[in-house]
Context: one part of a larger RNA
RNA sequence: CGUUCGAGUCUUGAGGAGAUUCAACUUUAGUACGAGAGGAUUUAGUUGGACGAAGCUCUGGUGUACCAGUUGUCGCGCUAGCGGCACGGCUGGAUAGCUAACUUCGGAAAGGAUAAACGCUGAAAGCAUCUAAGCGUGAAGCCCACUCCAAGAUUAGGACUCGUUGUUCAAUAGAACGAGAGCCCCCUGGAAGACUACCAGGUUGAUAGGCUGGACGUGUACGCUGGGUAACCAGUUAAGCUAACCAGUACUAACGGGCGAAGA
Numbered sequence: 001c002g003u004u005c006g007a008g009u010c011u012u013g014a015g016g017a018g019a020u021u022c023a024a025c026u027u028u029a030g031u032a033c034g035a036g037a038g039g040a041u042u043u044a045g046u047u048g049g050a051c052g053a054a055g056c057u058c059u060g061g062u063g064u065a066c067c068a069g070u071u072g073u074c075g076c077g078c079u080a081g082c083g084g085c086a087c088g089g090c091u092g093g094a095u096a097g098c099u100a101a102c103u104u105c106g107g108a109a110a111g112g113a114u115a116a117a118c119g120c121u122g123a124a125a126g127c128a129u130c131u132a133a134g135c136g137u138g139a140a141g142c143c144c145a146c147u148c149c150a151a152g153a154u155u156a157g158g159a160c161u162c163g164u165u166g167u168u169c170a171a172u173a174g175a176a177c178g179a180g181a182g183c184c185c186c187c188u189g190g191a192a193g194a195c196u197a198c199c200a201g202g203u204u205g206a207u208a209g210g211c212u213g214g215a216c217g218u219g220u221a222c223g224c225u226g227g228g229u230a231a232c233c234a235g236u237u238a239a240g241c242u243a244a245c246c247a248g249u250a251c252u253a254a255c256g257g258g259c260g261a262a263g264a
Base pairs, nucleotide, nucleotide: 001152005163006162007161008160009159010158011157015149016148017147018146021049022048023047024046025045026044033038051106052105053104054103055102059100060099061098062097066093067092068091069090070089071086072085073084074083075082076081111143112142117137118136119135120134166177167176168175169174182259183258184257185256186202187201188200189199190198207253208252209251210249211248212247213246214245217241218240223236224235225234226233227232
């Protein structure tokens, strides 16, 4: 821009893409077959490999804005307590998120037409013959079926819902402005994201930050008191601190601006 009024929501599916994998074991059965050695077709079930999808409850990894311990040195006048630097100084743990080695799930089943092959009926050719007319069985393959995309499918589909007919100038054409379903810019953000897009919100508000409470993590803070010559120990104290998590709460920031339809 188109889809012949303007919008919002939900859809149909022409067409396209993906997946449709492999093995072992048990049973049928040591049966059929075979002199024996050996050893099935088939049926029913179980497990696993690789691959794929989703996820973070579990097991782990990471987690340079969390907690603790600790060495050297420098600083905060000293002590105490902290902070800087030394690979995050080193060491032990670890929330959210992300993640695999972790967890769950998938390949199926059913149908149609067939290939090779196997048949029925059956002439040409009084017989025979699966074929010439006709009718069947039959594959990991084909078409469906399963998952995803999909009406720019210009043949542009369908359903539902919402939407203004004012003012002025002209006074028949028309022009300008306003309202209007809704949308956009902008702003606050996001388990969404390269940008864009998408999603949640914009005071009639919990969108982000802050604050309060909780969870999780770490592991018992500082100070004080008591004990000990001291190093240190005990009590106060399962303390103190705590990122991304869960709630509540307008304290801070979501200000402001624009577009937008009576149709051949």